Large-subunit ribosomal RNA, domain VI from a bacterium, 282 nucleotides, folded computationally. The RNAcentral record of the full RNA draws on ENA. It matches the Rfam family "Bacterial large subunit ribosomal RNA". Rfam links the family to the GO terms ribosome and structural constituent of ribosome.
Context: one part of a larger RNA
RNA sequence: CGCACGGACGCUUGCGCGGGGCCGCCCCCAGUACGAGAGGACCGGGGCGGACGGGCCGCUGGUGCACCGGUCGCGCCGCCUGGCGCGCCGCCGGGUAGCCACGCCCGGUCGGGAGAAGCGCUGAAAGCAUCUAAGUGCGAAACCCGCCGCAAGAUGAGGCGUCCAGACUCCGGGGGGCAACCCCUGGGAGUGAAGGCCCCAGGCAGAUUACCUGGUUGCUAGGCCGCACGUGGACGGCGCGCGAGCGCCUCGUCCCAGCCAAGCGGUCCUAAUGGCCGUCCC
Numbered sequence: 001c002g003c004a005c006g007g008a009c010g011c012u013u014g015c016g017c018g019g020g021g022c023c024g025c026c027c028c029c030a031g032u033a034c035g036a037g038a039g040g041a042c043c044g045g046g047g048c049g050g051a052c053g054g055g056c057c058g059c060u061g062g063u064g065c066a067c068c069g070g071u072c073g074c075g076c077c078g079c080c081u082g083g084c085g086c087g088c089c090g091c092c093g094g095g096u097a098g099c100c101a102c103g104c105c106c107g108g109u110c111g112g113g114a115g116a117a118g119c120g121c122u123g124a125a126a127g128c129a130u131c132u133a134a135g136u137g138c139g140a141a142a143c144c145c146g147c148c149g150c151a152a153g154a155u156g157a158g159g160c161g162u163c164c165a166g167a168c169u170c171c172g173g174g175g176g177g178c179a180a181c182c183c184c185u186g187g188g189a190g191u192g193a194a195g196g197c198c199c200c201a202g203g204c205a206g207a208u209u210a211c212c213u214g215g216u217u218g219c220u221a222g223g224c225c226g227c228a229c230g231u232g233g234a235c236g237g238c239g240c241g242c243g244a245g246c247g248c249c250u251c252g253u254c255c256c257a258g259c260c261a262a263g264c265g266g267u268c269c270u271a272a273u274g275g276c277c278g279u280c281c282c
Stems, first nucleotide, its partner, number of pairs: 001153001006164007016150004022050007034039001052107005060101004067094005072087006110146004118138004167191005172185005195277004199215005220271003223267005230259002236249005
């Protein structure tokens, strides 16, 4: 931009396209059928696994340069203490959310159609025979449908539901009428429905865009408060030691000492200011 017989929001149908489609082992049937024996089934049923694919983060584990702790050197805050900066995140030990696999769940199944080789039924030509000539039954993966995903630009542009409007005011043009006024037209201005867009606060959405949520009649993000999780016992004081440091207040056998990101909940304290488009068709 389109989807001719207005505009808009939501939910859909599925033309068509894509994905998937795998394999192994064990057990039962059954040491049965078969076979002299050795050996050893069909059919059917049950269980386990591999690789592959999809999804997820409760568990296990990884990462986790915005969390906590330990520690070395130098520098800085005048000094001590306590902190900060730099040194690969300085190094080291852990670790929330998120993202992940090494973790967990699920998938192949099954059913229908048509049918290859092949196996048949009925059956002539050809009094017999013959699966074939007419007719007809079975038959593997693949193929078509069912399964999963996308999907009406499917220009053949579909369907359903709901919402709004198909105007008003002023100025103007044409016609009729003595006039008041009536009819037609729709050139100009204004008003601006449903809804949408820009903008803004954001997101588990995302390269941008798109998508989704919110925008004061508000919990969208931040702050603050509480909780969870994580770290692992803060600062300070007292005491001991020459010192590095150690003990107690406070060390707990379970959790609550301090700090604490992305998690959960609450609270308008801060920031979500404003503006525009959109009013039938031929």